[in-house]
A computed fold for a 495-nucleotide part of an RNA from Cocleimonas flava, annotated as large-subunit ribosomal RNA, domain I. Taxonomically the source falls in Cocleimonas (Bacteria, Pseudomonadati, Gammaproteobacteria, Thiotrichales). It was read from a public genome assembly.
Context: one part of a larger RNA
RNA sequence: CGUAUGUGGUGGAUGCCUAGGCGGUAAGAGGCGAUGAAGGACGUUGUAGCAUGCGAUAAGCCCCGGUUAGUCUGCAAACAGACAUUGAUCCGAGGAUUUCCGAAUGGGGAAACCCGGCACCAUAAGGUGUCAUCCCUAACUGAAUACAUAGGUUAGGCGAAGCAAACCCGGAGAACUGAAACAUCUAAGUACCCGGAGGAAAAGAAAUCAACCGAGAUUCCCCAAGUAGCGGCGAGCGAAAGGGGAGCAGCCGAGCAAUAUAGUUAUAGAAGAACACUCUGGAAAGUGUGACCAUAGUGGGUGAUAGUCCCGUAUUUGAAAUAACUUUAUUGACGUAUUAAGUAGGUCGGGGCACGAGAAACCUUGACUGAAGAUAGGGGGACCAUCCUCUAAGGCUAAAUACUCCUUACCGACCGAUAGUGAACCAGUACUGUGAAGGAAAGGCGAAAAGAACCCCGGAGAGGGGAGUGAAAUAGAACCUGAAACCGCAUACGU
Numbered sequence: 001c002g003u004a005u006g007u008g009g010u011g012g013a014u015g016c017c018u019a020g021g022c023g024g025u026a027a028g029a030g031g032c033g034a035u036g037a038a039g040g041a042c043g044u045u046g047u048a049g050c051a052u053g054c055g056a057u058a059a060g061c062c063c064c065g066g067u068u069a070g071u072c073u074g075c076a077a078a079c080a081g082a083c084a085u086u087g088a089u090c091c092g093a094g095g096a097u098u099u100c101c102g103a104a105u106g107g108g109g110a111a112a113c114c115c116g117g118c119a120c121c122a123u124a125a126g127g128u129g130u131c132a133u134c135c136c137u138a139a140c141u142g143a144a145u146a147c148a149u150a151g152g153u154u155a156g157g158c159g160a161a162g163c164a165a166a167c168c169c170g171g172a173g174a175a176c177u178g179a180a181a182c183a184u185c186u187a188a189g190u191a192c193c194c195g196g197a198g199g200a201a202a203a204g205a206a207a208u209c210a211a212c213c214g215a216g217a218u219u220c221c222c223c224a225a226g227u228a229g230c231g232g233c234g235a236g237c238g239a240a241a242g243g244g245g246a247g248c249a250g251c252c253g254a255g256c257a258a259u260a261u262a263g264u265u266a267u268a269g270a271a272g273a274a275c276a277c278u279c280u281g282g283a284a285a286g287u288g289u290g291a292c293c294a295u296a297g298u299g300g301g302u303g304a305u306a307g308u309c310c311c312g313u314a315u316u317u318g319a320a321a322u323a324a325c326u327u328u329a330u331u332g333a334c335g336u337a338u339u340a341a342g343u344a345g346g347u348c349g350g351g352g353c354a355c356g357a358g359a360a361a362c363c364u365u366g367a368c369u370g371a372a373g374a375u376a377g378g379g380g381g382a383c384c385a386u387c388c389u390c391u392a393a394g395g396c397u398a399a400a401u402a403c404u405c406c407u408u409a410c411c412g413a414c415c416g417a418u419a420g421u422g423a424a425c426c427a428g429u430a431c432u433g434u435g436a437a438g439g440a441a442a443g444g445c446g447a448a449a450a451g452a453a454c455c456c457c458g459g460a461g462a463g464g465g466g467a468g469u470g471a472a473a474u475a476g477a478a479c480c481u482g483a484a485a486c487c488g489c490a491u492a493c494g495u
Base pairs, nucleotide, nucleotide: 001494002493003492004491005490006489007488008487009486015480016444017443020415021414022412023411024410025409026408027407028406029404030403031163032162039101040100041099042055043054044053046079049075050074051073061095062094064092065091066090070083071082072081106115107114108113116131117130118129119128120127121126133160134159135157136156137155138154139153140152141151167198168196169195170194171193178185182232208215209214219246220245221244222243223242229237230236250396251395252394256332257331258330259329260328262326263325264324265323266322267321269317270316271315275290276289277288279286291308292307293297299311300310301309345369346368347367348366349365350364351363352362355381376391377390378389379388380387431438432437451479454466455465456464457463
């Protein structure tokens, strides 16, 4: 040095676990904000830090309910001091307080800071209130310019603003890409940006379709159908009628608000059946024997696997207070227009329609024009006639549809720590970057800390050896299991 066996170290795979995720179902909710939000800064405990809670009344104050014997948040023990059956703590409804920044709004500003005016109260500092802009309403004023108007001043407004995950409507609107290059075209009216609203939004009661038969607002789904068509007829794009379903509602205030009434529900809760012995074991829920309950054998816990030990579960039941919805009643305040003209139509130029100017109807409109008046007008895919059908140029309208930042309950041939969220752990943290932004690693002793008194070596070490605890300490905190790579030791053999 090699091989083999044994025994260790290192390392943290694997197995098992789950405190966290992921996806759904059913309900709810679908907003918060000048009565100062979302989000923060700084404080706050007998307490040094962080987290949580709270706000100078600061892990809390008041009140109404519930519950009950302990309580004074967690990491996190101890000490000290308190509270509590005259009901503390805890849970729920309501209220009070709520520093400073932030739309931030008295002015300024490098957010959490600086500096004021006025009124009142205190006068020693100071305290309370108020003072932004725009809009609306009202009053008073008031130019050029006589009346007026613009403008100005003041008062009132539970008017606006800002934030928020997706869904919705509107405005504006790419490129990569595809066409095997590329220009019409495509991607796509997508992404991004802006405005606005609601719990949904939008659309909506035919100047619609249809075809000589008829239907009867809108929306969504299935088919029609990858059809008819459009298309450098390339790549590709791509209907409608009609049929079947979901849901139906019509109208010109259908209704709205407040209060009362009765109920339902939500926000705390309450009652809630039935098992013993034996054996093994550290421990019984396991084995054996014999019972019981079940409108409850969902689930979780308990020293191994428990219907009958605990929490629960089925079922029954409960609200002083607040909220939502429904019923009934009362009251209140409103309630448009009167049939649509610079419109329909036309020309030029665009856009939208599945439809790229095409034979191109229809809708829309930047420019120029420009009717009729129900004996009228629009449409039926150039255009004309006949026929059929509807009545534009005013408005409202639930449901069926879309979504989930969020709440509650439940579910999963979803994951199980390199997985599942980036994040099971104090994670959008540490760290990186001037910045926009990027962005980790990191779970497990044991049933119970019973977390190793005491002794010894050692630097008052680190670490270890005894002793002790424990079922186990090769479960000793670098702690379940403990693979491999890698590194030792012992023995045997070989060289």